Record summary:
The RNA shown here (transfer RNA) has 72 nucleotides and comes from a Candidatus Eiseniibacteriota bacterium. It matches the Rfam family "tRNA". It is annotated as a transfer RNA. Gene Ontology term of the family: triplet codon-amino acid adaptor activity. The organism belongs to Candidatus Eiseniibacteriota, within Bacteria.

[in-house]
């Protein structure tokens, strides 16, 4: 330096136009002598960043960082 893939809740990922999710974990309650398991409830996101397209963008397009393989 090119070529691909990934980037979304604390953490592992889904979701690829039309109210952002999941498991795990965190909180509070309940059970127990206690602890963890078990029930019940609740709290969290600049969707990497700027732009474009659209009646709307996490998704589409184009740039930029970041990280990962590959080639040189």
């Nucleotide at each position: 330096g090119g070529g691909c893939g990934a980037g979304u809740a604390g953490c592992u990922c889904a979701g690829c136009g039309g109210c952002a999710g999941a498991g795990c974990g965190c909180c509070u309650g309940c059970c127990u002598u206690a602890c963890a398991a078990g029930c019940a409830g609740g709290a969290u996101g600049u969707c990497a960043c700027a732009g474009g397209u659209u009646c709307g963008a996490u998704c589409c397009c184009u740039g930029u960082c970041u990280c990962g393989c590959c080639c040189a």